[in-house]
Molecule: Bacterial RNase P class A
Organism: marine sediment metagenome
């Protein structure tokens, strides 16, 4: 230089925070009592309490509610093959092609279905052409000019119609051979990407899909503020009950007229609450019967502060002991898993 990994000081005491078990006390309810429940109360005792990324929220589940006869169309993802996998755009192995001296890294269906684009510089960016050349023919005032053929040199680009070479030609050219490249075919190997061998073919089919757009597959939708149960005060509803009324209150002063009244029940649905909530596709052994093992569940949001010793770095004294300083950073869970980037630092390990 490449790849790859481990760890985020140990312990010990003290003061706090939060949760949970438990016990003793209030306090309230049910009870005739004995007891037995609730508590946002107060005290003892024991016990759990941040991360590799809790983070970005980029992918894929699970869970919960909507939606859904079946098919279609539009959207949207994904792209070598082959396997893991709950499932992924992840993970392993291979293939092929790229670049790296080289450990190794980076890509990846179709450009021969159609449509488009291809700056500038070029004669031309795709129905090919023809600026300088380079050959014949004609004309020449001998400077060159017209007319045909050519694409092998030159020149332009990121890219110029397969490439080298030899043979041909007037010059030339797959115009014809060799080899390579590349297109089809047939055979062998490979589960397949694919390789390899023989054989035809002079050759078509520039590049670009992170342009539309083909083709294959996969995809309903919103998320724990999901969703579910409990349930107060006040306004309205709805039902039964009961009548003090020559009353009281409301309709903007007045008068008429209308309405409404006490209690009790029931139903939505709003503060609040409780539940979803951490035990799960989870980790290790296996004799496949099982075993062992981790495991914050707060909610306005706790996990924290000190001191000791041990460990370890850095300076200084000194001569193997002392002293002083310092143990970070990145950032901190909010349903839950499984990947992916991303942030930080030191080690070690293999090439």
């Nucleotide at each position: 230089g490449u790849a790859g990994g481990c760890a985020a000081g140990g312990u010990g005491g003290u003061u706090g925070c939060u949760c949970c078990u438990u016990c003793c006390g209030c306090u309230c309810c049910u009870g005739a009592a004995a007891a037995g429940g609730a508590g946002a109360c107060g005290g003892g005792a024991g016990g759990g309490g941040a991360g590799g990324a809790a983070a970005g929220u980029c992918c894929g589940a699970a869970c919960u509610c909507c939606g859904c006869a079946g098919g279609g169309c539009a959207g949207g993802a994904u792209g070598g093959u082959c396997g893991c996998u709950a499932a992924c755009a992840g993970c392993g192995a291979c293939u092929c092609c790229g670049g790296g001296c080289g450990a190794c890294c980076g890509g990846a269906g179709g450009a021969a279905a159609g449509u488009g684009c291809c700056a500038c510089a070029g004669a031309a960016a795709a129905u090919a052409u023809a600026c300088c050349g380079c050959u014949c023919c004609g004309u020449u005032u001998c400077g060159a000019c017209g007319g045909a053929g050519u694409a092998a040199g030159g020149g332009u680009g990121a890219a110029a119609a397969g490439g080298u070479g030899a043979g041909g030609u007037a010059a030339g050219a797959g115009c014809u051979c060799a080899c390579c490249g590349c297109c089809c075919u047939a055979c062998c190997g490979g589960u397949g990407a694919c390789g390899g061998u023989a054989g035809g073919g002079g050759c078509a089919g520039g590049g670009u899909a992170a342009a539309c757009c083909c083709c294959a597959u996969c995809c309903g939708g919103a998320g724990c503020a999901a969703g579910a149960c409990c349930a107060a005060a006040u306004c309205g509803g709805c039902c039964c009950c009961g009548u003090u009324a020559u009353g009281a209150g409301g309709c903007g002063g007045c008068c008429c007229g209308c309405c409404u009244c006490g209690g009790g029940g029931c139903g939505g649905g709003u503060a609040g609450g409780u539940c979803g909530c951490u035990c799960g596709a989870c980790u290790c052994c296996u004799u496949c019967g099982g075993g062992a093992g981790c495991u914050a569940g707060a909610u306005a949001a706790a996990u924290a502060a000190c001191c000791g010793c041990c460990c370890u770095c850095g300076c200084c004294g000194a001569c193997u002991c002392g002293g002083c300083g310092g143990g970070a950073a990145c950032a901190a869970a909010a349903u839950u898993c499984g990947g992916c980037u991303u942030a930080u630092g030191u080690c070690c390990u293999a090439c």